[in-house]
Predicted 3D model of a 114-nucleotide RNA (SAM riboswitch aptamer (S box leader)) from a Kiritimatiellia bacterium. It matches the Rfam family "SAM riboswitch aptamer (S box leader)". From the family's description: The SAM riboswitch is found upstream of a number of genes which code for proteins involved in methionine or cysteine biosynthesis in Gram-positive bacteria. Model confidence (mean pLDDT): 83 of 100. The sequence was found by an Rfam model in a public genome assembly.
RNA sequence: GGCACAUCGAGAGUGGCGCGAGGGAUCUGGCCCGAUGACCGCCCAGCAACCUGUUCCGCACACGGGCGGAAUAAGGUGCCAAUGCCAGCCCCGGAUUCGGGGGAACGAUGGGCC
Numbered sequence: 001g002g003c004a005c006a007u008c009g010a011g012a013g014u015g016g017c018g019c020g021a022g023g024g025a026u027c028u029g030g031c032c033c034g035a036u037g038a039c040c041g042c043c044c045a046g047c048a049a050c051c052u053g054u055u056c057c058g059c060a061c062a063c064g065g066g067c068g069g070a071a072u073a074a075g076g077u078g079c080c081a082a083u084g085c086c087a088g089c090c091c092c093g094g095a096u097u098c099g100g101g102g103g104a105a106c107g108a109u110g111g112g113c114c
Base pairs, nucleotide, nucleotide: 001114002113003112005110006109007108008107013044015043016042017041018040022033023032024031027088028087029086030085046079047078050076051075052074053072054071055070056069057068058067059066084106089103090102091101092100094098
């Protein structure tokens, strides 16, 4: 990088240092964040529980181990403004240009396979 799968309405910093102008994936529109220093990088703190580990419970067993659930948070990731900030394409109600719901596409993360 490709393929399929799961999740994406909850949660978590007014911290320290560095940098210095853009940032919220991409395009358009909107709306936000940002010199009271955002974004990003490092450190520390934290959140969560995808994978590993550990403990417990249940199931089946061909006795190798397997499957399901719970707990924990040691290890590997991830995350720490706003729903993945919102919309765009399709569908369904309601409504005079609007708003609500569902889906797709795209994306992110995780473990698996190649």